[in-house]
Context: one part of a larger RNA
RNA sequence: CCUGCGGCUAGACGGAAAGACCCCGGGAGCUUUACUAUAACCAGAUAUUGACCUAGGGUUAUAAUUGCGUAGCGUAGGUGGGAGACUUUGAAACCUGACUUUCGGGUUGGGUGGAGUCGCCAAUGAAACACCACCCUGUUAUGGUCUUAGUUCUAACCGAGCCGCCUCAAAAACGGCCGGGACAUUGUUUGGGGGUUAGUUUGAGUGGGGCGCUCGCCUCCUAAAUGGUAACGGAGGCGCCUUAAGGUCAGCUAGCUUCGGAUGGAAAUCGAAGCGAUAGGGCAAAGCCAUAAGCUGGCUUUACUGCAAGGCGGCUAUGCCGCGCAGUCUCGAAAGAGGAGCUUAGUGAACCGACCGUAAUUCGUAGAACUACGGAAGAUCAUCAGAUAAAAGCUACCCCGGGGAUAACAGGUUAGUAGGGCCCACGAGUCCAUAUCUACGGCCCUGUUCGACACCUCGAUGUCGGCUCAAGAUAUCCUGGAGCUGGAGAAGGUUCCAAGGGUUCGGCUGUUCGCCGAUUAAAAUCUUACGCGAGCUGGGUUCAGACCGUCGUGAGACAGGUCGGUCCCUAUCUACCGCAGG
Numbered sequence: 001c002c003u004g005c006g007g008c009u010a011g012a013c014g015g016a017a018a019g020a021c022c023c024c025g026g027g028a029g030c031u032u033u034a035c036u037a038u039a040a041c042c043a044g045a046u047a048u049u050g051a052c053c054u055a056g057g058g059u060u061a062u063a064a065u066u067g068c069g070u071a072g073c074g075u076a077g078g079u080g081g082g083a084g085a086c087u088u089u090g091a092a093a094c095c096u097g098a099c100u101u102u103c104g105g106g107u108u109g110g111g112u113g114g115a116g117u118c119g120c121c122a123a124u125g126a127a128a129c130a131c132c133a134c135c136c137u138g139u140u141a142u143g144g145u146c147u148u149a150g151u152u153c154u155a156a157c158c159g160a161g162c163c164g165c166c167u168c169a170a171a172a173a174c175g176g177c178c179g180g181g182a183c184a185u186u187g188u189u190u191g192g193g194g195g196u197u198a199g200u201u202u203g204a205g206u207g208g209g210g211c212g213c214u215c216g217c218c219u220c221c222u223a224a225a226u227g228g229u230a231a232c233g234g235a236g237g238c239g240c241c242u243u244a245a246g247g248u249c250a251g252c253u254a255g256c257u258u259c260g261g262a263u264g265g266a267a268a269u270c271g272a273a274g275c276g277a278u279a280g281g282g283c284a285a286a287g288c289c290a291u292a293a294g295c296u297g298g299c300u301u302u303a304c305u306g307c308a309a310g311g312c313g314g315c316u317a318u319g320c321c322g323c324g325c326a327g328u329c330u331c332g333a334a335a336g337a338g339g340a341g342c343u344u345a346g347u348g349a350a351c352c353g354a355c356c357g358u359a360a361u362u363c364g365u366a367g368a369a370c371u372a373c374g375g376a377a378g379a380u381c382a383u384c385a386g387a388u389a390a391a392a393g394c395u396a397c398c399c400c401g402g403g404g405a406u407a408a409c410a411g412g413u414u415a416g417u418a419g420g421g422c423c424c425a426c427g428a429g430u431c432c433a434u435a436u437c438u439a440c441g442g443c444c445c446u447g448u449u450c451g452a453c454a455c456c457u458c459g460a461u462g463u464c465g466g467c468u469c470a471a472g473a474u475a476u477c478c479u480g481g482a483g484c485u486g487g488a489g490a491a492g493g494u495u496c497c498a499a500g501g502g503u504u505c506g507g508c509u510g511u512u513c514g515c516c517g518a519u520u521a522a523a524a525u526c527u528u529a530c531g532c533g534a535g536c537u538g539g540g541u542u543c544a545g546a547c548c549g550u551c552g553u554g555a556g557a558c559a560g561g562u563c564g565g566u567c568c569c570u571a572u573c574u575a576c577c578g579c580a581g582g
Stems, first nucleotide, its partner, number of pairs: 001582007010574003014569002022403006028395004034200004041192007050153002053150013067136001074129001077135005084118003093112008157180003161177004203215003212232001216238006239384001240282001241341002246300007255275006280289002283346001285344003304327004310321003316385001329338003352378001355375005362369001410457001411455001412453003416450001418446006427437002464539001465537003469531001470528005477502003480497006504518005545563004549558003
C1' cells in the first nucleotide's frame, strides 16, 4: 500500500413521511345580536263548519217624536198648498201618571167635566202660525239585514271512557251509552318568531403575517433643465362655495419703514418722504397677475340654445382647449367683449325604479297601460374603473394544493447595538494628564449580544438545558518569564511574552444564567449548526385532554399559570479505533 473481519457513529445538509409551524390558494367543522333562507312554535283569515237566543254597533223600512238668539201672547226646523180646521166618536177647565226640557214649557195616557177651542185678521219679525203634503236635524219603538261579543244546543267532528256485536281469546271495524263540541284536529294562506337546520360571505397593499395605517382627486419636492417616473419617501389640501365672489362698461392702486399730528397707545384715522409688489387674488400649494386676474361703482344674466374647423392629452374609457356659423340676449358711443368664476381639486361608468316632457308604428270603449326618445334627480357604489338588492367570526379537532417567491432554528451578508484596541487629553490621583482611572471627541478591529436583510434549505437542515466525549482560538483565570509602579519587604496594580498542563464539590430552579454553602494555585472568555438526540435524556418549550385568571355574546384566545402527554433507523460510502492475511 491492497484485501478482509470486528467495532464506533462525526459527515455523506444520512433514511423514513410532496413540513403538522409560518405564509399564499382552496376546503371542512364549529360560533354568533354576519347575510339570506328554513323546521318547530305563536297569532289572524279561510275550508272542514251547523242551530237558537241575548247584548252592543252599523244600515234600512215603518210608526211616533224633536227643533227656544232678538222682537213677538209665545219653544217660529225648511219648502209648498191653504181659509178654514177640530169637537156629543166629548171642547175648555181641573185632578193624576209617563217621556222630554233651554226649567219658561212641550208631547202624551187615565179620570172628572159637559160645549167650546184654534186659525185667518192685527201686532212683531229676516221668516207667521189652524189644517194638509214632501223633506231636514236629533231621538224613541218595532221589524229586516250585516257585524262584534257571550251563553246555550246537537247533528258534523273528537274521545287511551263503559257496554254490546264479532272472536277460542284478542285487536280492528260496527252499533249503543257517556263525555266534549262547532272549539279542537287537519289543509291552504298571511304576519311574527326562529343558529333548530342549511347555503354562503367575511377586500387588498404590507421589508413574513397579524395589530396599526392606507386605498379616489388636487399642489409641491423626490424627478436626474421637455413629457413621464417608484417606495408603509418628505410636506400639505379637496369631497365645497358664490346672483355675485358671474358678464360688461368706467374708474382706482397695494404693503412696509421713518418723520409729523388732540384724546390715540406697538397697532384705528390724517399728512409727507423713502422702498417698490413684500399686499391682494373665497379655501392647499405651485405657477401667474399693475394693460392688472387685485379694489370700487353703474347697468345686467352669455352661469345661453343648436353646432363645430383644428388641437392637447391619452392602452381603452374618461378628461381638456377652441377658430368659426345660426338663433336669441347683456354691457358699451363704438371697436368689441360675453357659451360662468386667475389657473390647476370640489368627484362616480353601467344597470335599476321613480319624476317631467315628447311621440306613435303597440294597445285600450273612455280613463289608462307598455315601449321609445329627450331632460333632470336618486351612490362616503370613499376597497372611489364601481363583484350581490342583501353578509361577521373561531379552529390547538383540523384537511388538501403550493412556497424557501415568505416568517420561527441554524448558516450567510451587514455591523446600527455589543465586545475590544489605539489617538487627543478635560479631570481625578496632596503636587503631577498618562503608577492607576479617564470625560468630550476621533480612528480602527472582532464577528461572542440584541437587531437589520430574506441569500441556500418548507418533495423536513429536529429546537432549550443536562449527560457523555471532546477539538480549537487567545482578548491568559492559575502555573512560567519580564517592564513600569503612587514597587521598602510581604501582598498588590498595570502592561508585555507565553496556549505545555490545569481550571472543584454541593443546595435551589427545567433552567443556561444567577444566588447561596464549602473549598481551590485557579474555579478564564469564546468558537466548533448558541459542538455533540442515525450517542443518551426529555425536565422546559410546541399537538390532541383538563383546570384557573383575564379577554371575548360565543366558537374560542393568551412569549399568562397549572397537571398529563408514543424520541424510529439491522451502518452502503467517507472518517476514526482495533485485528488478520497478502
Molecule: large-subunit ribosomal RNA, domain V
Organism: bioreactor metagenome